Context: one part of a larger RNA
RNA sequence: UUGGGUUUAAAGCGUUCGUAGCCUGUUUAGUAAGUCUUUUGUGAAAUUGUUGUUUUUAAUGUAAUAGUGUGCAAAAGAUACUGCUAAACUUGGAACUGGAAGGGGCGUGGAGUAUGCAGGGGGGAGCGGUAAAAUGCUAUAAUCCCUUGUAGACUACUGGUGGUGAAGGUGCCACGCUAGUACAGAUUCGACGGUGAGGAACGAAAGCCAGGGGAGUAAAUCGGAUUAGAUAUCCGAGUAGUCCUGGCUGUAAAUGUUGUGAGUAAGAUGUUGCAUAUUCUUUGUGAAUGUGCAGUGUUGAAGAGAAGUUGUUAAGCUCAUUAUUUGGGAAGUAUGGUCGUAAGGCUGAAACUU
Numbered sequence: 001u002u003g004g005g006u007u008u009a010a011a012g013c014g015u016u017c018g019u020a021g022c023c024u025g026u027u028u029a030g031u032a033a034g035u036c037u038u039u040u041g042u043g044a045a046a047u048u049g050u051u052g053u054u055u056u057u058a059a060u061g062u063a064a065u066a067g068u069g070u071g072c073a074a075a076a077g078a079u080a081c082u083g084c085u086a087a088a089c090u091u092g093g094a095a096c097u098g099g100a101a102g103g104g105g106c107g108u109g110g111a112g113u114a115u116g117c118a119g120g121g122g123g124g125a126g127c128g129g130u131a132a133a134a135u136g137c138u139a140u141a142a143u144c145c146c147u148u149g150u151a152g153a154c155u156a157c158u159g160g161u162g163g164u165g166a167a168g169g170u171g172c173c174a175c176g177c178u179a180g181u182a183c184a185g186a187u188u189c190g191a192c193g194g195u196g197a198g199g200a201a202c203g204a205a206a207g208c209c210a211g212g213g214g215a216g217u218a219a220a221u222c223g224g225a226u227u228a229g230a231u232a233u234c235c236g237a238g239u240a241g242u243c244c245u246g247g248c249u250g251u252a253a254a255u256g257u258u259g260u261g262a263g264u265a266a267g268a269u270g271u272u273g274c275a276u277a278u279u280c281u282u283u284g285u286g287a288a289u290g291u292g293c294a295g296u297g298u299u300g301a302a303g304a305g306a307a308g309u310u311g312u313u314a315a316g317c318u319c320a321u322u323a324u325u326u327g328g329g330a331a332g333u334a335u336g337g338u339c340g341u342a343a344g345g346c347u348g349a350a351a352c353u354u
Base pairs, nucleotide, nucleotide: 004325005324006323007308008307012322014202015201016200017199021195022194023193025089026088027087028086029085030084031083033082034081035078036077037076038075039074040073041072042071048066049065050064051063052062053061092192093189094188095187096185097184098183100181104178105177106176107175108174109173110172111155112154115151116150117149118148119147120146121145122144126137127136163170164169207248208247209246210245211244212243216242217241221237222236223235224234259321260320261319262318263317264316267299268298269297270296271295272294273293274292275291276290277289278288279287280286303310304309327354328353329352336347337346338345339344
């Protein structure tokens, strides 16, 4: 490289947008570049087949002829497919209109319980903690009860294999700004689309820089226990951090361990949203039952699979495109490059060993 793979054996980039590239709906006309047919020219020799000839024969040599040389060029045609040009279509896609659902995002203001601290009052000997203790706190009055204030963080119940977002994520209330989604439509455009090497943006937690903040919690650290020891587990303290603003980092079991898009292909049963029909109704943004579309679950026929399993949300059947894999270790190491303040990230071997 070919071929085979990528849920769990090696293997889907964390996610999206998007450049080049690759691929691209239905119909008609033209063209004839690709494609196909025929013909002509050319396509060295050696080599190969056949028939002669030659060395007594043979290998060998030699002559004629055929083939090979898979190519290139030219001419004449064919027009299904691909391309190109022109015209049209509406199913893909986009826009518009309508009412709708949502912890989607950002900002501002407000609320709530708990906790700590502080002030005042009461009270007067223990509190706290554990398997048991001790360290610790407490007559400078603790723990506890009542009351007032303040600070920072968080948002119980509702809460749901429920919603929403590309993923990371997202949950008190109100308002403002803003993005996307499904549904419905006798609306508009008319292939405008899919994927996507490079590239760009976003990206939990921890970490880093600068400035704030600091209640609780808590790496590090210090005590007390445990133990043979105890750099742990348990207990008492406790700093960075955790929070906010601005900037960096760019990684996670970033998981559905399953790339994205399209078509096709049994059902059954929950649930969420929209539309719709019937019935009920306290007439409301109501309820029940059914149907359609879109999401999200459970189960399951065929099929698939090494099996576990999967199964219209495929890992079935078929296509487009991209990433990636090739025994284990050495090793995500060394080296070089590049990004970063650093920590480190991305790219990424070999010897040797088995």

Notes:
The part of an RNA shown here (small-subunit ribosomal RNA, central domain) has 354 nucleotides and comes from a metagenome.